[in-house]
Context: one part of a larger RNA
RNA sequence: UGACGGGGGCUCACACAAGCGGUGGAGCAUGUGGAUUAAUUCGAAGCAACGCGAAGAACCUUACCUGGGUUUGACAUGUACGGAUGGGGUCCGUGAAAGCGGGUGCCUCUGCUCUUCGGAGUGAAACGUGCACAGGUGCUGCAUGGCUGUCGUCAGCUCGUGCGGUGACGUGUUGGGUUAAGUCCUAUAACGAGCGAAACCCCUGUCGUUAGUUGCCAGCGCGUUAUGGCGGGCACUCUAACGGGACUGCCGGCGUCAAGCCGGAGGAAGGCGGGGACGACGUCAAGUCAUCAUGGCCUUUAUGUCCAGGGCGUCACACGUGCUACAAUGGCUACUACAAAGCGAUGCAAGACCGUAAGGUGGAGCAAAUCGAUGAAAGGUAGCCUCAGUUCGGAUUGUGGUCUGCAACCCGACCACAUGAAGCCGGAAUCGCUAGUAAUCGCGUAUCAGCCACGACGCGGUGAAUGUGUUCCUGAGCCUUGUACA
Repeated sequence: UGACGGGGGCUCACACAAGCGGUGGAGCAUGUGGAUUAAUUCGAAGCAACGCGAAGAACCUUACCUGGGUUUGACAUGUACGGAUGGGGUCCGUGAAAGCGGGUGCCUCUGCUCUUCGGAGUGAAACGUGCACAGGUGCUGCAUGGCUGUCGUCAGCUCGUGCGGUGACGUGUUGGGUUAAGUCCUAUAACGAGCGAAACCCCUGUCGUUAGUUGCCAGCGCGUUAUGGCGGGCACUCUAACGGGACUGCCGGCGUCAAGCCGGAGGAAGGCGGGGACGACGUCAAGUCAUCAUGGCCUUUAUGUCCAGGGCGUCACACGUGCUACAAUGGCUACUACAAAGCGAUGCAAGACCGUAAGGUGGAGCAAAUCGAUGAAAGGUAGCCUCAGUUCGGAUUGUGGUCUGCAACCCGACCACAUGAAGCCGGAAUCGCUAGUAAUCGCGUAUCAGCCACGACGCGGUGAAUGUGUUCCUGAGCCUUGUACA
């Protein structure tokens, strides 16, 4: 100087408390461990691994296994030699395919120069043989770059000069107040400065200006069973660009005539208005050699490469994360209302017709504020169910189908009928959340042929309770104290 303490002081955080909803029990989904296996590819490991890499494992992917091939190679560059040999389609044999062997009858592609249009020469490309070399998701993340997690959006981490100390070092960065903040004020051997905090950026809440189609419709007119459908208009909504607006600016009180705090006015918004992006010096030899890059090592008829099939999907069991429930604030049936955001050409697909349905036929319209997916759901109205393992719950299984795809046996999703398991609110323990939040309800997107999505990331609808405390648990910051630790 740090680190540590079942030392002290001050302070903070859904840390506790107060409250609401869960997990832990059930079934299923998914990840992991273990076991199994020819293989069940690899990585991730307390918080910070475990719906994680994977935003799509039937083949492919694929890295694993079995078997069948191949050795200048699936891919790159150079070089030597060969001969117009060559490539694609088609054909034959063998084969599971890859490949291997053969035929080139026919069709088609092929540069430049010369040409009598028959062809000749040359060599680019291609092919074959050979040599240099390629290749490796092989090892080392404890050799590395880059990227990332975490403490933590915590308020800290430092420097120059000066001053103090023999020196390590201290001071500044401490004290008193204050703040979300090393934020600001004040005191002060310190005076300044940098990286962080804040601000600058984006979204959202209010108003204005500009603009008025694909959006809108107040007033006027036309038309329809009906609809901004049409004329017209740009007022309103909205769209999307630029501005205004909030600064403790004003008033009162408190405070050191300070920083600031409390209350109030006005205001759409008030003391950081809400949210996002943004992550200091560093810590964990944290994670990643399997995104990529890369040193070293290893491999070279194999640890490379091609193919078929299998596996990554196994299953006594254990754990994590979720979904659906156990019901009446509910379930079912009929009718009826109101979103936002994103997506669409190998695409989204309307009306119509067929089918109980999944879906099919067909194809209007739309590169989309125009057309489409698109009915939002919870909600409202009416009816049934009456506390039951039930009209709760939907696992499991049987049968028949639909769709994608070369192909759904291993191993897809969906539909219909039948079947109708566990489960009556969950032990010890444990998680999230302070407001448009929790809870609850649906909608969309990426990946994607299809989909094991109940995941992830977004969007809106309905919409609470509790706390104004810091004794305790956990973590963190500042000051101080002890130490046999570094």
Molecule: small-subunit ribosomal RNA, 3' major domain
Organism: Planctomycetota bacterium